A computed fold for a 1484-nucleotide RNA from a Candidatus Komeilibacteria bacterium, annotated as small-subunit ribosomal RNA. Model confidence (mean pLDDT): 81 of 100. Lineage of the source: Bacteria > Bacteria candidate phyla > Candidatus Komeiliibacteriota. The RNAcentral record of the sequence draws on ENA and SILVA.

């Protein structure tokens, strides 16, 4: 200088936390899908280092030489030189000194090029080419003959040169080193050309650039690779290289390397950089650059300054191609292009004008480097598809509440511009160099002309996320990053409108960072959430007390070098802007040296004593190991008394007993375990330990004027020990208890719980296992921070003879739980809770987590005899898994309390017959609804026809019913044919009402017609409305303000008391307040007043109206001096005085769409509407709810009494009369306090008869005869009369009402109604009881508390087997394939060596050695019958394992069973509910 950090969504009724999963930016060499106007600058085979047609890509030099051809410029071959080791591609290989940085090279090398100095005498031998023979298809090859040279060979000369001695110096202990010096001996050099300018040859030394070696220090993953290594490590001497150096090869030694990761295994070509990211990071390593590497696989030399060589050689080999079959030739990971592959990446282009690069004196030549153009929206950037004006707003589409809004100034229209487009004409810079020389290019860029012209899509729109209606579908067809969305009113699918964001683009996939502090250096955790190893001791490692002195490694400043360019950041600048380019400054946090400083770490050296040990001294303890004693008890056998049961249970049975059991007495023998004491006590690390005595021992406290001097702390995956019970091995023991197992119960079953019996085991010795809820779910040291109790040890002080107690005061160790308030403070936690034994506040070490499952399993390793333990994944799968509080709700937890809830009592039900509703069959139909309490004498308070909704036939089609529009008639009545009716077809009669002089108009009514429409008891009560049923006339449910909590929420409303009540008092971070409660309303008991009709009349009685009166008002007792209980007095009536209306906030998707209304759906000559007839009353059956009865408290038969409430003019109907009656006939009286229904209500009493029987009970059931309503009594009414005369003899398991004028038993009336299936229903009223100890049981319901895995709330949630599909992963007789090596067999071509000779380009061996084989292993991967376990899947089978005490408390760990979840049996946890007892604390 610059920059500089955002969150949301989903686990739950809800809350806070955890903790994964998801989104929203940015970025790609991409691909896909829709879409597409320019231009400018990058860019462009990530796959098959898969194959390749064809063209090009390295040549050049006649100023080194031969020769050839040609009139001649010139061109061709050869030899020679100097390039081809550059430039150009690629990422196969490589975990390396390959690459980056940083030193070294006195251990090195360099052709061109520069600079210096010296030098370039003299001979001399072949050779292509060519010329001829030959041999092969061809490649090409072979023999003979000539020839040249800057080829090649010899001699000379040199010298700062090489090689060997040798002296002398400098440093150094010495070996030795040196950029110093000096002599001596051997040895090495050259090449010409020309145009006379020049260009070359040698040799030496330095220079510039380049190259090799080598050295520290960096960067991948996997320990489930823990031990590699024989040339391996060193060192001697050779040989090799430009050169160090096991590089190589002989010998000698046994080294080397690894927890700071050796070796091995996968993966990868490094930087610079790039992407993201506030940064630290974290991912990458396309284009440019700088290093490696490779060139069809491997293997190897020659040339040369420089390679073991991308378009060079040789050689194996594998693919392609010629070939006359003998032979041969070839290498695009240059450039382009071609085919394969793959989601996918371009033209067989133009040119050396620049830039560069080889060659050449030059001039020139090449140059697919490079410089252009081309194709791809493949990126970034930038321009455009038009400006302005134009409606209370065209048309069109879309929505509507049918008014209207939207699209919208948007179009249309007027005006005006011309970027882009076209066309015309002009025209470059890029050229360095006076001329000459432009591939891009007739380009860019200027001028003009024409004309709004030639140019907008994509994606979203349900919250995250900016933007919504309407239509279609209906858990379908589909969406979806997550959460979800769709099952008939979808803003979530699919269209249409409109809307939003972006834009020549815009979504989608796919990777990578971010968000993630979700691996946490920065910057996270481990009591309950995933995490503290079961404990201890300890090496390596990390960290360490106070204090001097050095010193300078970390540390801190200063300097110098380096950190190629390009990138990045800034500023300027250059293309019309930008993007892109250029300049100029930063930056590049690193590394190497030099210089200072010395606090702090470290490191030397030295001291101290506060960390830490030692020593002495007396107590404390279930510390351990051994060995011995001791009672009780239990079991066995003896033996003695005694006799039928004994034992076990919720109840039993198996068991055991007359061969004598249990009981009891005594003796004996055994094993295992230690009551009281005993405690929230001691001890130990931990596991764990308890009679008592002794013996061996271990550690800790506390006191010491001792003593040593940091000796400490922690400790890994390195070592060791110690580790309940089960549980293995051996050998002993066995009283008791007791897995397994046998048998009894229990239950659908019962492999369980109960019970009887019982093996291993339980216990000794010796050895193994090495795991637990191995728990404070709490690692281990040190320091610090506010109180209390209590215990253990020890000082002192007062007292005392001397203690004890008392007070102080040091160190240890426990503790502060529970009920209620102030018990904890401060801190810290999500919370719950911790809180000097920390979960505070810091500091050091270690160990462990990183969403659930899958899984602590597989595989592989270590270990164990075994059973198993340690280590320890992954693919799949889900969007949650999970903590801690909180409101419910529930529990076969808890308390407290209430109701005819249970008990006490009465009477019923459930058995009979019949009556009536429901199922259920049935039927053409038997219309529909109602279904536990809350359906079943219920909608129905009246199904013969109508009701009716049902079935069956016969009819209508704007319609029975409603508005509107047009004709046309008055309405309306009679009469006839046809029919079952409904209709249908025909005559006849007849002109109203209001207005108006008429004429006409109006209402109303009937026909016809044609069209809006009408209808539907069709569906959906899970779309509603309204009403209802229940919980429940229970006593609750709520706010507002405060407070308190991070919050959901508490609190008020809870706690003492008290009521019928949240009713009241009181307390109290709570005041208040609402709707409920309870008054107020109605009827009733009692008294007064008033009126008032009937009645002949009077007063009562009645009736209406009102008034009083009952409030714990009065006494006494309890209670807290309240509330208010308990008693009494008084009163008609006493503590709500009886009833009844009223029904909170709410449950049940409770019931009704068929009482009504109403959204949508659907039918429309039928699902509407009319009509005749059935039907709804059917009958093997089952339930409900009723009558009647079963008889003597009774039947019958005589007689003799007393109500209330209600109905009544389409009715109640008397008297009288007839009929045994049902009933008739009559007709007074009555619109009702008159009259009627209605006598005399029945029970009730007196009388009398049956006499315990299927009866003088019971009345059903059928037969006969009749009444009476009705159009009309078959299906299918009621009722009389006589006759018949069933079942039933008190009712099984169950069960239902009912607390006082109540139950019980008795008539009375009324609505519906023509009549009635009513014995239902609703209301009156006579007779009128019993009982209630009392809350332990069942049901309901309140309130408090407690658990919880439940919230659709227990009708909850959930476990495992088994059956069915589906998927992946692991074993598996095998099988096949890859990879690296071992071992051995073969061995090409090349250098290397040995021999031979005719010295050569030779021959014949040898060692190594490519590729090839053989063979046993190891890994890795593919695939395999099968057989087992995961996961997920629709509503499938068996059970209930867990959650409440989840019905047997649940879990861990082991061991045995058992379909199965799971039981059992030892041991441990509390992460158990509940009662009670103890102990402690705190206050008082």
């Nucleotide at each position: 200088a610059a920059a500089u950090g955002a969150g949301a969504g989903u686990u739950u009724g809800a809350u806070c936390c955890u903790g994964g999963c998801u989104c929203a930016g940015g970025a790609u060499g991409a691909a896909c899908g829709u879409u597409g106007g320019c231009g400018g600058c990058g860019u462009g085979u990530c796959u098959a280092a898969g194959g390749c047609a064809u063209g090009c890509a390295a040549g050049u030099c006649g100023a080194g030489u031969g020769g050839g051809u040609u009139u001649a410029g010139a061109c061709c071959c050869a030899c020679g030189g100097c390039a081809a080791a550059c430039g150009g591609g690629u990422g196969c290989g490589u975990a390396a000194c390959a690459c980056a940085u940083u030193g070294g090279u006195a251990a090195u090398u360099u052709a061109c090029c520069c600079u210096u100095a010296a030098c370039u005498c003299g001979g001399g031998c072949a050779u292509a080419a060519c010329u001829c023979g030959c041999c092969g298809a061809a490649a090409g090859g072979c023999a003979a003959g000539a020839u040249a040279a800057u080829u090649c060979c010899c001699g000379a000369u040199g010298g700062u040169c090489a090689u060997g001695g040798g002296g002398g110096g400098a440093c150094g202990a010495a070996a030795g080193u040196c950029a110093u010096u000096c002599c001596c001996a051997u040895g090495u050099a050259a090449a010409g050309a020309u145009u006379u300018a020049u260009c070359g040859g040698u040799u030496a030394a330095g220079g510039a650039a380049a190259a090799g070696c080598c050295u520290a220090u960096g960067g991948c993953c996997c320990a489930u690779c823990a031990g590699c290594u024989a040339g391996u490590u060193g060192g001697u001497a050779g040989g090799g290289u430009a050169a160090u150096g096991g590089c190589c090869u002989a010998c000698c030694a046994a080294g080397g390397c690894a927890a700071c990761g050796a070796c091995g295994g996968g993966u990868a070509g490094c930087g610079g950089g790039u992407g993201u990211g506030a940064g630290a990071g974290c991912a990458u390593g396309a284009c440019c650059c700088g290093c490696c590497u490779c060139a069809c696989u491997g293997g190897g030399a020659c040339u040369g300054a420089g390679a073991c060589a991308c378009u060079g050689c040789c050689c194996c080999g594998a693919c392609u191609c010629c070939u006359c079959c003998g032979g041969g030739a070839g290498g695009c990971u240059g450039c382009a292009g071609u085919c394969a592959a793959g989601a996918a990446u371009a033209u067989u282009c133009c040119g050396c004008a620049a830039u560069g690069g080889c060659c050449g004196c030059a001039a020139g030549g090449c140059u697919g480097a490079c410089g252009g153009a081309g194709c791809g929206a493949c990126g970034c950037c930038g321009c455009g598809u038009g400006c302005a004006g134009g409606a209370u707003g065209a048309c069109g589409c879309c929505c509507u509440u049918c008014g209207g809004g939207g699209u919208g100034u948007a179009a249309a229209c007027u005006g005006c511009u011309u970027u882009u487009u076209u066309c015309u004409g002009g025209g470059a810079c890029g050229a360095a160099a006076u001329u000459u020389u432009g591939a891009c290019g007739g380009u860019a860029c200027c001028a003009g002309a024409a004309g709004a012209a030639u140019a907008a899509g994509c994606c979203a729109c349900u919250g995250c996320u900016a933007a919504c209606c309407u239509c279609g579908u209906g858990c379908c067809a589909g969406c979806a990053g997550c959460a979800g969305c769709g099952g008939u009113a979808a803003u979530a699918c699919g269209a249409g409108g409109g809307u939003g964001g972006c834009a020549a683009a815009c979504g989608u996939u796919a990777u990578c960072c971010g968000g993630a502090u979700u691996u946490a250096u920065u910057g996270g955790g481990u009591g309950u959430a995933a995490a503290g190893c079961g404990u201890c001791u300890u090496c390596a490692g990390g960290c360490g007390g106070u204090u001097u002195a050095c010193u300078a490694a970390g540390u801190u400043u200063u300097u110098g070098g380096u950190u190629a360019a390009a990138u990045c950041u800034a500023a300027a600048g250059g293309c019309c802007u930008a993007a892109c380019c250029u300049u100029u400054a930063g930056c590049c946090c690193g590394c190497c040296a030099a210089a200072a400083a010395a606090a702090c770490u470290g490191g030397u050296a030295g001291a101290c004593u506060a960390g830490a040990g030692a020593c002495c001294g007396g107590g404390a303890g279930a510390g351990g190991u051994c060995a011995g004693u001791g009672g009780a008890a239990u079991a066995g056998c003896c033996g003695g008394u005694g006799u039928a049961g004994u034992a076990g249970u919720a109840a039993a049975a198996u068991g055991c007993g007359u061969u004598a059991a249990u009981a009891u007495c005594g003796g004996c023998u055994a094993g295992a375990a230690c009551a009281c004491c005993a405690a929230u006590a001691g001890c130990g690390a931990a596991g764990g330990c308890a009679a008592c005595u002794g013996a061996c021992u271990a550690g800790a406290a506390c006191g010491g004027u001792u003593c040593u001097g940091a000796c400490g702390c922690u400790c890994a995956u390195a070592a060791g020990a110690c580790g309940a019970a089960a549980g293995c091995g051996u050998g002993g023991g066995u009283a008791g208890c007791g897995a397994a197992u046998g048998g009894g119960a229990u239950u659908a079953g019962a492999u369980a719980c109960c019970c009887c019996a019982g093996u291993a085991g339980u216990c000794c010795a010796c050895g193994c296992u090495g795991u637990a809820a191995a728990c404070g779910a709490u690692g281990g040291g040190u320091a610090c921070u506010g109180a209390g109790u209590a215990u253990u040890g020890g000082a002192a002080g007062u007292a005392u003879c001397g203690a004890c107690c008392c007070u102080u005061c040091c160190a240890g160790u426990a503790u502060u739980g529970u009920c209620a308030a102030u018990c904890u403070a401060a801190g810290c936690u999500a919370a719950c809770g911790c809180c000097u034994u920390a979960a505070g506040u810091a500091c050091c070490c270690c160990a462990c987590c990183u969403g659930g499952g899958g899984a602590g399993u597989a595989c592989g390793g270590u270990c164990g005899c075994a059973a198993g333990a340690c280590u320890a994944a992954a693919a799949c799968u889900c969007a949650a898994a999970g903590g801690a509080a909180u409101u419910g709700a529930c529990g076969g937890g808890a308390g407290u309390c209430c109701g005819c809830a249970c008990a006490a009592g009465c009477g019923g039900u459930g058995g009979a017959g019949c009556a009536u509703g429901u199922g259920g069959u049935u039927u053409a139909a038997u219309u529909c609804g109602a279904c536990a309490a809350u359906a079943a004498g219920c909608g129905a308070g009246g199904a013969a026809c109508c009701u009716u909704a049902c079935c069956a036939g016969g009819g209508c089609u704007u319609g029975a019913c409603a508005u509107g529009u047009u004709a046309g008639g008055a309405a309306u009545c009679u009469c006839g044919g046809c029919g079952a009716a409904a209709g249908u077809u025909g005559a006849g009669a007849g002109u109203g009402c209001c207005c108006g002089c008429a004429a006409g108009g109006g209402a109303g009514c009937c026909u016809a017609a044609a069209c809006a429409c009408a209808g539907g008891u069709g569906c959906u009560g899970c779309a509603u409305g309204g009403u209802u049923g229940u919980c429940g006339u229970c006593a609750g449910c709520u706010c507002g303000u405060g407070u308190c909590u991070u919050g959901a929420g508490a609190u008020g409303u809870u706690g003492g008391g008290u009521u019928a009540a949240g009713u009241c008092c009181u307390u109290u971070a709570a005041c208040g307040a609402g709707c409920g409660c309870a008054a107020c309303c109605c009827c009733u008991a009692c008294u007064c007043u008033g009126u008032g009709u009937u009645a002949a009349a009077u007063a009562u009685u009645c009736a209406c109206a009102g008034a009083g009166a009952a409030c714990u008002g009065c006494c006494u007792c309890g209670g807290a001096c309240a509330a208010c209980g308990g008693g009494g007095a008084g009163g008609a009536a006493g503590g709500c005085g009886g009833g009844g209306a009223u029904g909170a906030c709410g449950u049940c998707a409770a019931a009704u769409c068929a009482g009504c209304a109403u959204g949508g759906c659907u039918c429309u000559u039928a699902c509407g509407c009319c009509c005749u007839g059935g039907g709804c009353c059917a009958c093997a059956c089952a339930c409900g709810u009723g009558c009647u009865a079963c008889a003597a408290u009774g039947g019958c038969g005589a007689g003799u009494a007393c109500a209330g409430a209600g109905g009544g003019u389409c009715g109640c109907a008397a008297a009288a009369u007839c009929g045994c009656a049902a009933g008739a006939u009559g007709a007074a009286g009555c619109u009702a306090a008159u009259c009627c229904c209605a006598u005399c209500a029945a029970a009730a009493c007196u009388c009398g008869u049956c006499c315990u029987a299927g009866u003088u009970c019971g009345g059903a059931u059928u037969g006969a005869g009749g009444u009476c309503u009705g159009c009309a009594a078959u299906u299918c009414g009621a009722c009389c009369u006589c006759a018949u005369g069933a079942a039933g003899c008190u009712g099984g398991a169950a069960u239902c009402g009912c607390u006082a004028g109540u139950a019980a038993c008795c008539g009375u009336g009324g609505a519906u109604c023509a009549g009635c299936c009513a014995c239902g229903c609703c209301a009156c009223g006579g007779u009128g009881a019993a009982u209630a100890c009392g809350u332990u049981c069942u049901c309901g319901g309140a309130c408090u508390u407690u658990g919880u895995a439940c919230a659709c709330a227990c009708c909850g949630c959930c476990c495992g087997u088994c059956a069915c599909g589906u998927c992946a992963a692991g074993a598996g007789a095998g099988u096949c394939g890859g990879u690296g090596g071992c071992a051995c067999c073969c061995g090409a071509a090349a250098g290397c060596u040995g021999g031979c000779u005719u010295u050569a380009c030779g021959c014949c061996g040898g060692a190594c050695u490519a590729a090839g084989g053989u063979g046993a292993a190891a890994u890795c991967g593919a695939u395999g019958a099968u057989a087992g376990g995961g996961a997920c899947g629709a509503a499938g089978u068996c059970g209930u394992a867990a959650c409440a005490a989840g019905g047997c408390a649940u879990c861990c760990g082991u061991a045995g069973c058992g379909g199965a979840a799971g039981c059992u049996g030892u041991g441990g946890a509390u992460g158990g509910a509940u009662c009670a007892c103890c102990u402690c604390c705190u206050u008082u």